Predicted 3D model of RNase P RNA and transfer RNA as a complex of 464 nucleotides. It holds a member of the Rfam family "Bacterial RNase P class A". By type it is a ribozyme.
RNA sequence: CGAGUCGGCCAGGCAGUCGCUGGCAGCACCCGCUGGCCGGGUGCUGCGGGAGGAAAGUCCGGGCUCCGCAGGGCAAGGUGCCAGGUAAUACCUGGGGGGCGUGAGCCCAUGGAAAGUGCAGCAGAGAGCAGACCGCCUAAGGCGCGUCGCUUGCGACGCGAACGGUAAGGGUGAAAGGGUGCGGUAAGAGCGCACCGCGCGCGUGGUAACACUGCGCGGCUAGGUAAACCCCGCCUGGAGCAAGGCCAAAUAGGAAUCCAACGAUGUGGCCCGCAUCGGAUUCGGGUAGGCCGCCAGAGGCAUUCGGUGACGAAUGCCCUAGAUGAAUGACUGCCGGCUGCACCGCUUGCGGUGCAGUGACAGAACCCGGCUUAUCGGCCGACUCGACUU
RNA sequence: GGCUGGAUGGCAGAGUGGUGAUGCAGCGGACUGCAAAUCCGUCUACGCCGGUUCGACCCCGGCUCCAGCCUCCA
Numbered sequence: 001c002g003a004g005u006c007g008g009c010c011a012g013g014c015a016g017u018c019g020c021u022g023g024c025a026g027c028a029c030c031c032g033c034u035g036g037c038c039g040g041g042u043g044c045u046g047c048g049g050g051a052g053g054a055a056a057g058u059c060c061g062g063g064c065u066c067c068g069c070a071g072g073g074c075a076a077g078g079u080g081c082c083a084g085g086u087a088a089u090a091c092c093u094g095g096g097g098g099g100c101g102u103g104a105g106c107c108c109a110u111g112g113a114a115a116g117u118g119c120a121g122c123a124g125a126g127a128g129c130a131g132a133c134c135g136c137c138u139a140a141g142g143c144g145c146g147u148c149g150c151u152u153g154c155g156a157c158g159c160g161a162a163c164g165g166u167a168a169g170g171g172u173g174a175a176a177g178g179g180u181g182c183g184g185u186a187a188g189a190g191c192g193c194a195c196c197g198c199g200c201g202c203g204u205g206g207u208a209a210c211a212c213u214g215c216g217c218g219g220c221u222a223g224g225u226a227a228a229c230c231c232c233g234c235c236u237g238g239a240g241c242a243a244g245g246c247c248a249a250a251u252a253g254g255a256a257u258c259c260a261a262c263g264a265u266g267u268g269g270c271c272c273g274c275a276u277c278g279g280a281u282u283c284g285g286g287u288a289g290g291c292c293g294c295c296a297g298a299g300g301c302a303u304u305c306g307g308u309g310a311c312g313a314a315u316g317c318c319c320u321a322g323a324u325g326a327a328u329g330a331c332u333g334c335c336g337g338c339u340g341c342a343c344c345g346c347u348u349g350c351g352g353u354g355c356a357g358u359g360a361c362a363g364a365a366c367c368c369g370g371c372u373u374a375u376c377g378g379c380c381g382a383c384u385c386g387a388c389u390u
Numbered sequence: 391g392g393c394u395g396g397a398u399g400g401c402a403g404a405g406u407g408g409u410g411a412u413g414c415a416g417c418g419g420a421c422u423g424c425a426a427a428u429c430c431g432u433c434u435a436c437g438c439c440g441g442u443u444c445g446a447c448c449c450c451g452g453c454u455c456c457a458g459c460c461u462c463c464a
Stems, first nucleotide, its partner, number of pairs: 001386010012335007020050002023047010033036001052361001056372002059370005064240004071272004076236005081095005096110001097108004111231002116229002118225002133170002135166003143160008178196006197220001198218005203212003244292004254283006263277004285463002299318008337358010391460007400414003408444001416432005437453005
């Protein structure tokens, strides 16, 4: 200098003008009563506050609230290498195994297929403890032909083909039941042997997953698929702030249909247990107001200590929207970033000047921890590979 | 704001791992004097991107779009 990998951070800044929103204070007006340092409403003025890294998707997990308790069993669903972290998780950290990359690093729903069941279209001879189309072989038994012998239907020799043998090679397929070599054979084959691979048992190391140039056994029996059923381990009661609670106002506590009394309902599969005594749907009636929940929290930042790390502990400091048809904006100027063009300068790919363009994704709605997805651009740190120079 | 379901030709609509049916519509032909009806033939699809699998409309994950339900009182 070029090409990359990982992690963290920012999400334009300043000023002016005009607005929006809710909080506090003051003033004015109106309403109410318990008649005052009262409560509520409207308006004006002033002060200080006002979106995000994802506020999103609602995919996981938890807090919180209600369902009488959230109890037992079955079912159903989720999850899945090991150990740890955490309020909890499908998240995170460290490790094991597999794959990709020269490397930094990245990716993996990664338990069990020698418990069982199922599936594998087409092609192919054969698709699950399978099979012989082409090929290869003629040793043994059998068959055919020829020659010879004689005991006349048998023997010997030769030749041939496949009713036979084989699975090296070809071919089909995603997949054809270890690989290479030597021996062996009629041809072949774990048939035998050597090496490699695989499986089982023991030993050693490790908390474990697992690993091993260890020892022994097995010629290999044990193919794939569990994001197919299933088995094993672990987890899960249901609903969701429109949860739920309080105050105020108003109405016709109404009608129809269906189900049931060994029943029905009680929060969302069934049974038991417990509690209560009708329930479901539709139509009709009323109100369309306020308050709480509701923002100080598993909160943020800094330092120290423990830990490889996620994280935990201690101390100190800080307060940071709570608005419900729902605010957080618009314009102008300057500076700064990026892109393009033109000109100038040289160190020839950089610097300077001018003009023009651009500035993303997106918008809190009970809260928090994660994941995923969207995102113009910029900054910082750690590391890898290559080239050159010293 | 929360919850639930769905996406297959122009329209409707089946298919739950192995060549995606069927009806209506469109186009062409037959029949007819010409049409209609009928018959024959034909065109057109799994919302998008990944993963599992030999193989995905189907199983799993993400994205996009669409639809439905949920206020209070008696």